A computed fold for an 82-nucleotide RNA from a Nitriliruptorales bacterium, annotated as transfer RNA.

[in-house]
RNA sequence: GCCCCGGUGGUGGAACAGGCAGACACGCGGCACUCAAAAUGCCGUGCCUUCGGGCGUGGGGGUUCGAAUCCCCCCCGGGGCA
Numbered sequence: 001g002c003c004c005c006g007g008u009g010g011u012g013g014a015a016c017a018g019g020c021a022g023a024c025a026c027g028c029g030g031c032a033c034u035c036a037a038a039a040u041g042c043c044g045u046g047c048c049u050u051c052g053g054g055c056g057u058g059g060g061g062g063u064u065c066g067a068a069u070c071c072c073c074c075c076c077g078g079g080g081c082a
């Protein structure tokens, strides 16, 4: 230098053809249970807000009524070739 794969909450990881982003698990918080705790169960858990709403998928731009998803450039990580 060329080719392929990947980047999504605090962490892992879904969203198969473009249509409610964050399912599920872990972690964390609250409650129940207990003498107390562990274990277990239940509820909650992205950010901002004037509570009406707005923003958010590595960064920027484009296509579209609509983009995590498609296209272009760039950054980062892994693998292959030279």
Stems, first nucleotide, its partner, number of pairs: 001081007010026003019065001027045006046055003058074005